[in-house]
RNA sequence: UGGUGGGGUAGAGGCGCGGUAUUUAACAGUCUUUAGUAGAGUGAUAAGGCAUGAUGAAACUAAAGAGAAGGAAAUAUCGCCGAAAUGUGCUAUAUCCGUUUGUAUAGCAUGUUGGGUCUGCAGUGAAUAAUUGCAGGACUGUCUUAAUAAAUUUACCCGGUUUAUUAAGGUGCACUAUCUCUAAA
Numbered sequence: 001u002g003g004u005g006g007g008g009u010a011g012a013g014g015c016g017c018g019g020u021a022u023u024u025a026a027c028a029g030u031c032u033u034u035a036g037u038a039g040a041g042u043g044a045u046a047a048g049g050c051a052u053g054a055u056g057a058a059a060c061u062a063a064a065g066a067g068a069a070g071g072a073a074a075u076a077u078c079g080c081c082g083a084a085a086u087g088u089g090c091u092a093u094a095u096c097c098g099u100u101u102g103u104a105u106a107g108c109a110u111g112u113u114g115g116g117u118c119u120g121c122a123g124u125g126a127a128u129a130a131u132u133g134c135a136g137g138a139c140u141g142u143c144u145u146a147a148u149a150a151a152u153u154u155a156c157c158c159g160g161u162u163u164a165u166u167a168a169g170g171u172g173c174a175c176u177a178u179c180u181c182u183a184a185a
Base pairs, nucleotide, nucleotide: 001185005181006180007179008178009177010176011175014081016080017079018078019077020076021075022074023073024072030066031065032064033063034062035061036060037059041052042051043050044101046099048097049096084113085112086111087110088109089108090107091106092105093104094103095102114140115139117137118136119135120134121133122132123131124130141171142170143169144168145167146166147165148164149163150162151161152160153159
């Protein structure tokens, strides 16, 4: 000088990601009481146990009352840029008791996704809220390649560098800047 590989530090993408608190609007489910229908089961699932049930189970309707998760919007604040989300497997806790399966929460291992958004199908859900998976569309960040233009270096040209536009392609243990160790010239 340049930039092979490793390590550290600091950054950028944008209705960017996640947490907490307050306020607001709406609400499923649940519980109690009363009245009616109803007529043997009920406690997530399968069998067993236990409890409960004709002094009427489950389920449905109506009224009154209690309380209401989770999600949504706004504001404030905290942590950040594999932020985070999610698939699969295993483990633990809870679910009347232990077992099967399921569901919820948390942890570990491993895989996928650059980002938000729209549409379709399927799933979760009470839901027209929200969300997950798959597929597709445009937009956008970043890097590479090509073309064109401008600026710059040079006496000038070629060439190089930087920026912008267009097109194509890749994508996060990536990208940019910088420090350090190291390989090569």
A computed fold for a 185-nucleotide RNA from Cytobacillus kochii, annotated as Lysine riboswitch aptamer. The model forms 100% of the base pairs in the Rfam consensus. Taxonomically the source falls in Cytobacillus (Bacteria, Bacillota, Caryophanales, Bacillaceae). Model confidence (mean pLDDT): 78 of 100.